RNA sequence: GGCAGUCGCUUGGAAACACCCAAGAGGAAAGUCCGGGCAACAAAGAGCAAGGUAGUCGCUAACGGCGACCGUCCGUAAGGAUAGGGAAAGUACCACAGAAACAAUACCGCCGGCCCUGCCGGUAAGGGUGAAAAGAGUGAGGCAAGAGCUCACAGCGUAUCAUAGCGAUGUGAUGCGGUGGCAAACCCUACCUGUUGCAAGGAGUGCUAGAUACUGUUGCUCGCAGAUGCACGCUCACCGCUAGAACGUCUUAGCAAUAUGGCGUCUAGAUAGAUGAUUGCCGACCAUAUAUUAUAUAUGGUUACAAAACCCGGCUUA
Numbered sequence: 001g002g003c004a005g006u007c008g009c010u011u012g013g014a015a016a017c018a019c020c021c022a023a024g025a026g027g028a029a030a031g032u033c034c035g036g037g038c039a040a041c042a043a044a045g046a047g048c049a050a051g052g053u054a055g056u057c058g059c060u061a062a063c064g065g066c067g068a069c070c071g072u073c074c075g076u077a078a079g080g081a082u083a084g085g086g087a088a089a090g091u092a093c094c095a096c097a098g099a100a101a102c103a104a105u106a107c108c109g110c111c112g113g114c115c116c117u118g119c120c121g122g123u124a125a126g127g128g129u130g131a132a133a134a135g136a137g138u139g140a141g142g143c144a145a146g147a148g149c150u151c152a153c154a155g156c157g158u159a160u161c162a163u164a165g166c167g168a169u170g171u172g173a174u175g176c177g178g179u180g181g182c183a184a185a186c187c188c189u190a191c192c193u194g195u196u197g198c199a200a201g202g203a204g205u206g207c208u209a210g211a212u213a214c215u216g217u218u219g220c221u222c223g224c225a226g227a228u229g230c231a232c233g234c235u236c237a238c239c240g241c242u243a244g245a246a247c248g249u250c251u252u253a254g255c256a257a258u259a260u261g262g263c264g265u266c267u268a269g270a271u272a273g274a275u276g277a278u279u280g281c282c283g284a285c286c287a288u289a290u291a292u293u294a295u296a297u298a299u300g301g302u303u304a305c306a307a308a309a310c311c312c313g314g315c316u317u318a
Base pairs, nucleotide, nucleotide: 001282002281003280004279005278006277007276009024010023011022012021013020026305030316031315033314034313035312036311037310038197039196040195041194045222046221047220048219050193051192052191053190054189055069056068057067058066059065070084071082072081073080074079085188086187090186091185093181094180102135107127108126109123110122111121112120113119114118137153138152139151140150141149156177157176158175159174160173161172162171163170164169201239202238204232205231206230207229214226215225216224217223246265247264248263249262250261252259253258283303284302285301286300287299288298289297290296291295
């Protein structure tokens, strides 16, 4: 853990005590992290603030979820990972080491000059430091020495055009460009978000006629509402409360997520919180012993995580 018996508990069978009958936790009921329904506040409004999301297309009640695809990275491959808008709007940051961590700079080296143990100037090809180094690879030209300084080819980015695709994007052609990284830092851009949660709320009990107040809505300002009000108490008698974006199965459409349709089923509802205890039998796993070679027998142990509380869809964790 399964089956059976006995004794209980909760709900239902109109009501009430007993009897009897029927039903009675989960894959996560958990965390309360997202999304929706439902309820109240104005059938919920405006502005600011604040928060969230970040490739494309689709699915869905909705989503930050799911599916398919694109790009990038990893892998020989099957496949895997991906918070994946913007760094020529601005600001900040880049430890240690290093001359320098980004418009300024020359430590060594190289080249030139001079008043030559050195100083001045030029140089980012080479060395050294570092996670990252001036950011454009190879060859040629060029130069005092060098350098995209120039050229050819390759590559990257970007724009336009053509083409394939719904699209992200791919392929090709042409033009242009070279001042690092970082936005799960501020920020910018686009899109989304009203607040509170079933102890909502209804109902109950009590109070009062005060209105430029007070109260509610609220992060702030406005606006709006007010007897259909306000206050109260861990009120819980009752409603909300469980038939639902439900479950099972089949069909059809779709790569899939998912959706259409048919048939069938009814499946907890407590309120300090029921769903338990116990007996017997049978299991599973582990350890030891014996028989004996993969099993049997005996003994002992273990048998989880956790437990509805308005309801669903996800995610995460156990």

A computed fold for a 318-nucleotide RNA from a sheep gut metagenome, annotated as Bacterial RNase P class A. Rfam family: Bacterial RNase P class A. The family's RNA type in Rfam is ribozyme. Its family is annotated with ribonuclease P activity, dimeric ribonuclease P complex and tRNA processing in the Gene Ontology. Of the family's consensus pairs, 98% are formed in the model. The RNAcentral record of the sequence draws on MGnify. Model confidence (mean pLDDT): 75 of 100.